[in-house]
């Protein structure tokens, strides 16, 4: 250095459930531990997700306007997979 133990030491903390933000996805605090050796960081690429707003089809309506669907990041996830950066601890090999 790889590598990760029924090892110490300390750490994060998913689902539920409260509160709050937000068009939603989601995020944040509380509560709570499924789980994690980077479940520290960074939306870089892949991939997920959402659609206020625009586009497009289509209903309704004189009309203004409204409704339903597909599309779309510029949003949002790193606890989906790569990749970049930094890092505790030391048994066996």
């Nucleotide at each position: 250095a790889c590598c990760g133990a029924u090892a110490a030491a300390g750490g994060c903390a998913a689902a539920c459930c409260c509160g709050g933000u937000g068009a939603a996805a989601a995020c944040c605090g509380g509560c709570g531990a499924c789980g994690c050796a980077a479940a520290g960081c960074c939306a870089u690429g892949g991939g997920u997700c959402u659609a206020c707003c625009a586009g497009c089809a289509u209903u309704c309506u004189c009309a203004u306007g409204a409704g339903u669907g597909c599309u779309c990041a510029u949003g949002a996830c790193u606890g989906c997979c790569a990749g970049g950066c930094c890092g505790c601890c030391g048994a066996a090999g």
The prediction has a mean pLDDT of 87. This is a predicted structure of a 93-nucleotide RNA (c-di-GMP-I-GGC riboswitch aptamer) from an Anaerolineales bacterium.